[in-house]
Context: one part of a larger RNA
Molecule: large-subunit ribosomal RNA, domain VI
Organism: Rothia terrae
RNA sequence: CGUUGGAAAUUUGAGAAAGGCUGUCCUUAGUACGAGAGGACCGGGACGGACGAACCUCUGGUAUGUCAGUUGUACCGCCAGGUGCAUGGCUGAUUGGCUACGUUCGGGAGGGAUAACCGCUGAAAGCAUCUAAGCGGGAAGCCUGUUUCGAGAUGAGAUUUCCUGGCAGUGUUGUGCUGUGUGAGACUCCCUAUAGAUGAUGGGGUUGAUAGGCCAGGUAUGGAAGCGCCGACUGAAGAGGUGUGGAGUUGACUGGUACUAAUAGGUCGAAGG
Numbered sequence: 001c002g003u004u005g006g007a008a009a010u011u012u013g014a015g016a017a018a019g020g021c022u023g024u025c026c027u028u029a030g031u032a033c034g035a036g037a038g039g040a041c042c043g044g045g046a047c048g049g050a051c052g053a054a055c056c057u058c059u060g061g062u063a064u065g066u067c068a069g070u071u072g073u074a075c076c077g078c079c080a081g082g083u084g085c086a087u088g089g090c091u092g093a094u095u096g097g098c099u100a101c102g103u104u105c106g107g108g109a110g111g112g113a114u115a116a117c118c119g120c121u122g123a124a125a126g127c128a129u130c131u132a133a134g135c136g137g138g139a140a141g142c143c144u145g146u147u148u149c150g151a152g153a154u155g156a157g158a159u160u161u162c163c164u165g166g167c168a169g170u171g172u173u174g175u176g177c178u179g180u181g182u183g184a185g186a187c188u189c190c191c192u193a194u195a196g197a198u199g200a201u202g203g204g205g206u207u208g209a210u211a212g213g214c215c216a217g218g219u220a221u222g223g224a225a226g227c228g229c230c231g232a233c234u235g236a237a238g239a240g241g242u243g244u245g246g247a248g249u250u251g252a253c254u255g256g257u258a259c260u261a262a263u264a265g266g267u268c269g270a271a272g273g
Base pairs, nucleotide, nucleotide: 001152005163006162007161008160009159010158011157015149016148017147018146021049022048023047024046025045026044027043033038051106052105053104054103055102059100060099061098062097066093067092068091069090070089071086072085073084074083075082076081110144111143112142117137118136119135120134166180167179168178169177170176185268186267187266188265189205190204191203192202193201210261211260212259213257214256215255216254217253220249221248226244227243228242229241230240
């Protein structure tokens, strides 16, 4: 821009794409077959390999504003307690998220038309012949069936709901032209994440829990600071131990709460017979 007024939501499915793999073992059955050696079709079941999709309950990985321990150095006047830098300084553990080495699932069944091939009936050609008329069977292949996209499918589809023909001027009086409003709705703007390079997408904007803060819970770490007591040699000092006390702290998680910020505003936006 189109889809013949303008919108919002839900859809049909022309068409396109993806998928389609395979092994071993048990049983049928040491049966049919075969002198024996050997050894099935058909059917039923179990477990795998490779490939693919989704997910994070478990097992692991990762962890740069989580917790603890610890070295050197500088600083906070000193002690105590901390902070900066050193690969996040190093070490141990670790929530959310993301992940595989983890978990779950998939390839189908069924239907239709067929290929090679196998047949029935059957003449031309008194026989024979699957074929000439006619009628069957038959494949991981074809069309479906499963999943995804999909009305620019210009053949532009369907359904539901919402809004609209106001005013002024002009005059070749045409249901005209010009200007200006209104309106469903949309965008801008702002707070954002289950989205994300940017656009886009989703949620929300005070008639509000959208993000932050705060509170509570959960999770993680593992026993905070201060104070009391004990304490290796000997007075002091004191590493360390212990009580207060599963303590203190705690990123992304869950719930609550308008304290902070989403204020206010702007733009676009509709009709023919």